[in-house]
């Protein structure tokens, strides 16, 4: 150069066209001698960027970015 795969909450991943989720963590609260362990809530997003296609895009395309493998 060229071919795959990958990017989504602080972190680990799910959503294969119709309301963005779920575990950890963070806050707060309840449960007690206290911590923890457990229960509750809440909090947290420009879906990597730009364009296209659609009535509608995280999800389909087309470029570019970064990451991991391969090829030469």
């Nucleotide at each position: 150069u060229c071919c795959a795969c990958c990017g989504u909450a602080g972190c680990u991943c799910a959503g294969u066209g119709g309301u963005a989720g779920a575990g950890c963590a963070a806050u707060c609260g309840a449960c007690u001698g206290u911590u923890a362990a457990u229960c509750g809530a809440u909090c947290g997003g420009u879906c990597g960027u730009a364009g296209g296609u659609u009535c509608g895009a995280a999800u389909c395309c087309u470029a570019c970015c970064g990451g991991u493998g391969g090829a030469g």